[in-house]
RNA sequence: ACUUAAGUUACGCUUAAUUUCCGAUUGUUGGUAUCGGAAAGCGGGGGAACCAUUUUUGUGGGGCGAAUGGAUUGCGCAGCGAUGCCGAUCUUAGGGUACCAUCUUACCCGAGUCCGUCAGCUAACCUCGUCGGCAGUGGAUGGGUCAUCA
Numbered sequence: 001a002c003u004u005a006a007g008u009u010a011c012g013c014u015u016a017a018u019u020u021c022c023g024a025u026u027g028u029u030g031g032u033a034u035c036g037g038a039a040a041g042c043g044g045g046g047g048a049a050c051c052a053u054u055u056u057u058g059u060g061g062g063g064c065g066a067a068u069g070g071a072u073u074g075c076g077c078a079g080c081g082a083u084g085c086c087g088a089u090c091u092u093a094g095g096g097u098a099c100c101a102u103c104u105u106a107c108c109c110g111a112g113u114c115c116g117u118c119a120g121c122u123a124a125c126c127u128c129g130u131c132g133g134c135a136g137u138g139g140a141u142g143g144g145u146c147a148u149c150a
Base pairs, nucleotide, nucleotide: 001008002007012134013133014132018040019039020038021037022036023035024034025033041130042129043128044127045126046125051120060118061115062114063113064112069091070090071089072088073087074086076085077084078083094109095108096107097106099143100142101141102140103139104138
């Protein structure tokens, strides 16, 4: 913007999570969607030498992620109690907000989850993911990009 709504499309935000191609599904053709597969791009893990670590059944250890801590609190739950669990409030390391950097303003997040006794770094090599969730651009300085006009 279309639209009764759902939804579709355009421009965008977060995130690695995007693009292209092939096949199947549908009465036929095409598109969309779904499923399976491939490639490119982006992202993660394992893995020598050298270097590092020397604390290896322990309060185990480790990965993804910005998501780490701290204080207060409850007619809550367990407990004799210490304390533990669950919840709430405030705050915090850290993170995000329409080209980039710096400063400033405002707002927001500060979760969750995986491996399974095991992994430092790590070339070659091996391997995995490519989801999900959203809605509205503050200002200044400097540097860029694009368009239009001459």
Predicted 3D model of a 150-nucleotide RNA (c-di-AMP riboswitch aptamer (ydaO/yuaA leader)). The sequence was found by an Rfam model in a public genome assembly. Model confidence (mean pLDDT): 78 of 100.